RNA sequence: AGUCCUAUAGCUCAGUUGGUUAGAGCGCCACACUGAUAAUGUGGAGGUCGGCAGUUCAACUCUGCCUGGGACUA
Numbered sequence: 001a002g003u004c005c006u007a008u009a010g011c012u013c014a015g016u017u018g019g020u021u022a023g024a025g026c027g028c029c030a031c032a033c034u035g036a037u038a039a040u041g042u043g044g045a046g047g048u049c050g051g052c053a054g055u056u057c058a059a060c061u062c063u064g065c066c067u068g069g070g071a072c073u074a
Stems, first nucleotide, its partner, number of pairs: 001073007010026004019057001028044005050066005
């Protein structure tokens, strides 16, 4: 320098050929239970889906560029 993959909650990840209000597990907070923890149960907070544009009636999803991470080639 070139090619490919990847970026969604604090962490690990889903999201079915674009379609109504974006989810799970773990973690965190509160409550119940307990002599007290843990475990368990119930409820809750937490995301402008890496950034900027484009296509579309409609974008986490498609396209281009940029940025971060990874792999390969030279």
This is a predicted structure of a 74-nucleotide RNA (transfer RNA) from Alloprevotella rava F0323. The source organism's lineage runs through Bacteria, Bacteroidota, Prevotellaceae, Alloprevotella and Alloprevotella rava. RNAcentral holds the sequence, with entries from ENA and Rfam. It matches the Rfam family "tRNA". From the family's description: Transfer RNA (tRNA) molecules are approximately 80 nucleotides in length.